Predicted 3D model of a 355-nucleotide part of an RNA (large-subunit ribosomal RNA, domain IV) from a metagenome.
Rfam family: Bacterial large subunit ribosomal RNA.
Its mean pLDDT, the model's own confidence on a scale to 100, is 87.
The full RNA is in RNAcentral, with records from SILVA.
Context: one part of a larger RNA
RNA sequence: CUCUCGUUAAGGAACUCGGCAAAAUGACACCGUAACUUCGGAAGAAGGUGUGCCUCAUCAGCGUGAAGCGAUUCGCACGUGAAGCGCGAAGAGGUUGCAAAAAAACGGCCCAAGCGACUGUUUAGCAAAAACACAGGACUCUGCUAAGUCGUAAGACGAUGUAUAGGGUCUGACGCCUGCCCGGUGCCGGAAGGUUAAGGGGAUUUGUUAGCCGCAAGGCGAAGCUUUGAACCGAAGCCCCGGUAAACGGCGGCCGUAACUAUAACGGUCCUAAGGUAGCGAAAUUCCUUGUCGGGUAAGUUCCGACCUGCACGAAUGGCGUAACGAUUUGGGCACUGUCUUGACGAGAAGCUCA
Numbered sequence: 001c002u003c004u005c006g007u008u009a010a011g012g013a014a015c016u017c018g019g020c021a022a023a024a025u026g027a028c029a030c031c032g033u034a035a036c037u038u039c040g041g042a043a044g045a046a047g048g049u050g051u052g053c054c055u056c057a058u059c060a061g062c063g064u065g066a067a068g069c070g071a072u073u074c075g076c077a078c079g080u081g082a083a084g085c086g087c088g089a090a091g092a093g094g095u096u097g098c099a100a101a102a103a104a105a106c107g108g109c110c111c112a113a114g115c116g117a118c119u120g121u122u123u124a125g126c127a128a129a130a131a132c133a134c135a136g137g138a139c140u141c142u143g144c145u146a147a148g149u150c151g152u153a154a155g156a157c158g159a160u161g162u163a164u165a166g167g168g169u170c171u172g173a174c175g176c177c178u179g180c181c182c183g184g185u186g187c188c189g190g191a192a193g194g195u196u197a198a199g200g201g202g203a204u205u206u207g208u209u210a211g212c213c214g215c216a217a218g219g220c221g222a223a224g225c226u227u228u229g230a231a232c233c234g235a236a237g238c239c240c241c242g243g244u245a246a247a248c249g250g251c252g253g254c255c256g257u258a259a260c261u262a263u264a265a266c267g268g269u270c271c272u273a274a275g276g277u278a279g280c281g282a283a284a285u286u287c288c289u290u291g292u293c294g295g296g297u298a299a300g301u302u303c304c305g306a307c308c309u310g311c312a313c314g315a316a317u318g319g320c321g322u323a324a325c326g327a328u329u330u331g332g333g334c335a336c337u338g339u340c341u342u343g344a345c346g347a348g349a350a351g352c353u354c355a
C1' cells in the first nucleotide's frame, strides 16, 4: 500500500450519473394520527411519552384451590369453605448511574409524478422490469363421432365434459368511455352471368394396306389397327353482388374573410373509402428544444403545474382517470451520517522486508 472492522473536532450531501455505501430508525405499552379512498384502507401514517431497582403491600383483578364442615348409596363424585401457591395491570413514595428496551436481536420517514391495478411469473450463469401472467371485457369457431390437437393408422386428448361447455385471437382490476371509414386485404353470405381442371365427347387428322388405276415410276385407298383430338357438357375457386373494423388496417390539402392589430365562428376550391370525435398533449411519444409562462433553488438541460405551434397522441396494436400495491422509474424534503471539505487514529488479516 491492499482488505475487513471501529472511532473522529467543525460542517452536514458541499460527494456523486444518482445519498451508491455508511449512518440513523428499531422492542413493548400508552397517547395521537392528514390528504385521498373502491369506505376495506391509507396506518406502525406522521408525531410524542414511559420502561431499572426498592417500599407502600394485608393492592384491583384472574387462575388453582388444601384442611374443616354439610350431605352421602360410605367408593368416587357433590355443596360450602377459604388457607396456601402462581399470574398480575394501575397508583404513590424512594433510590443508583452519563445512560434503565443500558448488551444482542430489532421499521428511517414524508411530499409529488410516470408505468403497471393487485398477490404472482421470467432471461439456471451480466437484465426481476414498465416485460409475461392475471380476474374482468370482447370477437370468433364448435350441436357432439363437436370444433381443435397428436398420430401413417388403430387410437388418444378435448371429456366420462355438452354452448353458464370447449377451442382460437385481442384487450387487461375498477370508474367514465370506446367516434368516422367496407375503397384495398381478410372473413362471412349469395348465386344470375363470365372464366375454368380431371373426366365425358368425338368432328377432324396420321401411319399401315386388301383393292383399284398406271408400261413403269408412282398415285388413290375401304374395313381393321394406330395417331391426332374440334364443337359441346363439366365443380369449387376467381371475376361479380352484398355484409363485416373489440377483422388486418386508414382517419387530407390550398386560398380568402370580422370597424386597431391579431385570429378566424364563416366562405370558396381540389382530392378521398373516410378525413382524427371524446379525452390527453414538449408526453416512456416534441426534431427544432434547455419551446414559453408559473412553482420549487442564491443559482434547476432534470422535476411539478399550465399553454398547444401534436416534426410524428388518440380511443380493446384500447383512450383518459384511479384508492391500494411495487427489492420499479423520476424530482423534492426531514432525520442522519467520513459520501465529501480533508484528513487522522486504532484493531485484525494477507502481502512485503529482516532474522
Stems, first nucleotide, its partner, number of pairs: 002349007010341002014339001019336001027051005036041001038173001052095005061087004068080003096100001108334007115326002120132002136171007148157003174321004179251003184248002186244005193239003199233002207225002211220003252270005279313001280310001291307005